[in-house]
RNA sequence: GGCUAUGUAGCUCAGUAGGUUAGAGCGGAGCAUUCAUAAUGCUUAGGUCGUUGGUUCGAAUCCGACCAUAGCUACCA
Numbered sequence: 001g002g003c004u005a006u007g008u009a010g011c012u013c014a015g016u017a018g019g020u021u022a023g024a025g026c027g028g029a030g031c032a033u034u035c036a037u038a039a040u041g042c043u044u045a046g047g048u049c050g051u052u053g054g055u056u057c058g059a060a061u062c063c064g065a066c067c068a069u070a071g072c073u074a075c076c077a
Base pairs, nucleotide, nucleotide: 001073002072003071004070005069006068007067010026011025012024013023019057028044029043030042031041032040050066051065052064053063054062
């Protein structure tokens, strides 16, 4: 340099033949329970879906470029 995959909440991930409000588990906060802690139950906060541009009435989802991470690989020396 080339090819492939991945990028969504603090962490691990789901969600793609475009359309109703972007979700789960763990973690955080509050409350209940307890003499107290843990466990458990309930409630709650947290995201412009890697960045940017495009297609479309409408994009996490389709297309281009770029960035990051991982893997494979060629040439020269």
This is a predicted structure of a 77-nucleotide RNA (transfer RNA) from Pokkaliibacter plantistimulans. Model confidence (mean pLDDT): 81 of 100. The organism belongs to Pokkaliibacter, within Bacteria. It matches the Rfam family "tRNA". By type it is a transfer RNA. RNAcentral holds the sequence, with entries from ENA and MGnify.